RNAcentral holds the full RNA, with entries from ENA.
Predicted 3D model of a 333-nucleotide part of an RNA (large-subunit ribosomal RNA, domain IV) from a Saprospirales bacterium.
[in-house]
Context: one part of a larger RNA
C1' cells in the first nucleotide's frame, strides 16, 4: 500500500454525470391519516405517543388490564433479523416476459378493440406423398395482420401501390386453315457423267387468317389497407395582425386534441415558479426546422429493482483527513 469492518469533533450533499457507496428508518400496540380516485384504493399514507422497576386504586380466580404517582440508567420492542418518507413530471394501464455470460427497459406479452380469410374433406400450418396438426373444435369457432385496461374520440383523400367486385371492348398462350422455303423417290435435258430443270410423299423450317381463358388495359368498390394530408399575394380609423378577398396546383390540403415535446434545427426560444445563483425541472405562450388520432390522439386511480427535477431525514460523498481491528493479500525487511 490494499482489501474488509468499525469510530470520527464542527458542517451537512459543499462530493458527484448522478446522494453512486454509505448512514438513516425497521418490532408490538394505541391515536392518526391529505390530494387525487376507476370507490376497491391512495395507506404501514404522512404523523405523534407507549414499551423497565417500584408503590398506590379499580376490575379480574388469575396471568394481566386501566388510571395516578415515583425510581434508576449509556440503554426499558428485540440477542438477531426485520419499511427511509414526501412533492411534481414523463413511459408504459396493470401481474407478467427478456438479450444463460456488459442493457430487465419506455422493449415483448397482456386482457379489451378492429380489419380481414375460412361453411368443414375449412381456412393455415408441416411432409414428394401417405398422412398430421387446426380438432374429437365448426363462426360465440379457427386462422392471419394492427392495436394495447379504462375514460372521451377516432377527421379528410380511392389519384398511386394493395385487395376485392365486375364484365361490353382492347390486348393475350397453347391450337391452328392457307401459303412460302429446304431436303428428294421419281420425271425431263445431255450420247453417257458431272451438271441443269421440274418435282409427289414424308421429314423439316417459315409467314400465319381464325379460334383464343386467367392476367393486363378497362369499370366500380375498400384506409383501425401499403400510404397522403399545399403555395403565393392582397386586406380593418395608431402600429401591429389578419376574421375576409384573389390566384396557382391537388386524390385530399392536417379536424378534435397536444404542443420548444422520448419529437424543437435556431434554442440556455420568451414569460412564470422554485434557486443567493437553475443548458436540467414544472406551468404557460405557438414562431409544429419536422405532432396529430388503432405506424392510434389526448388524459387516466393503482402499479414500476424505470426515466427526470425538488424537498425532509440522514450521513465520512465532500470541506480532510484522523484513528482502530482484521487478513496464508501485495511490496519492503
Nucleotide at each position: 500500500c490494499c482489501g474488509u469492518g468499525g469510530c470520527u469533533a464542527a458542517g451537512g450533499a459543499a462530493c458527484u454525470a448522478g446522494g453512486c457507496a454509505a448512514a438513516a428508518u425497521c418490532g408490538a400496540c394505541u391515536c392518526g391519516u391529505a390530494a387525487c380516485u376507476u370507490c376497491g384504493g391512495g395507506a404501514g399514507a404522512a404523523g405523534a405517543g407507549u414499551c423497565u422497576c417500584c408503590c398506590c386504586c379499580a376490575a379480574g380466580c388469575a396471568a394481566u388490564u386501566g388510571g395516578g404517582g415515583g425510581a434508576c440508567g449509556c440503554a426499558g420492542u428485540g440477542a438477531a433479523g426485520a419499511g427511509g418518507c414526501c412533492c411534481a413530471g414523463g413511459c408504459g394501464a396493470c401481474u407478467g416476459u427478456u438479450u444463460a455470460a456488459c442493457a430487465a427497459a419506455a422493449a415483448c406479452a397482456c386482457a379489451g378493440g378492429a380489419c380481414u380469410c375460412u361453411g368443414c374433406a375449412a381456412a393455415a400450418u408441416c411432409g414428394u406423398a401417405a398422412g398430421a396438426u387446426g380438432c374429437u373444435g365448426u363462426a360465440u369457432a379457427g386462422g392471419g395482420u394492427c392495436u394495447g385496461a379504462c375514460a372521451c374520440c377516432u377527421g379528410c383523400c380511392c389519384g398511386g401501390u394493395g385487395c376485392c367486385g365486375g364484365a361490353a371492348g382492347g390486348u393475350u398462350a397453347a391450337g391452328g386453315a392457307a401459303g412460302g422455303g429446304g431436303u428428294u423417290a421419281g420425271g425431263g435435258g445431255u450420247u453417257a457423267a458431272a451438271c441443269c430443270u421440274c418435282g409427289a410423299a414424308g421429314c423439316u423450317u417459315u409467314u400465319g387468317a381464325c379460334u383464343g381463358a386467367a392476367g393486363c388495359c378497362c369499370c366500380g368498390g375498400u384506409a383501425a389497407a401499403c400510404g397522403g394530408c399545399g403555395g403565393c399575394c392582397g386586406u380593418a380609423a395608431c402600429u401591429a395582425u389578419a376574421a375576409c378577398g384573389g390566384u396557382c396546383c391537388u386524390a385530399a390540403g392536417g379536424u378534435a386534441g397536444c404542443g420548444a415535446a422520448a419529437u424543437u434545427c435556431c434554442u440556455u426560444g420568451u414569460c412564470g415558479g422554485g434557486u443567493a445563483a437553475g443548458u436540467u425541472c414544472c406551468g404557460a405562450c405557438c414562431u409544429g426546422c419536422a405532432c396529430g388520432a388503432a405506424u392510434g390522439g389526448u388524459g387516466u386511480a393503482a402499479c414500476g429493482a424505470u426515466c427526470u427535477g425538488g424537498g425532509c431525514a440522514c450521513u465520512g460523498u465532500c470541506u480532510c483527513g484522523g484513528c482502530c481491528a482484521u487478513g496464508a493479500g501485495c511490496u519492503c525487511g
The source organism's lineage runs through Bacteria, Pseudomonadati, Bacteroidota, Saprospiria and Saprospirales.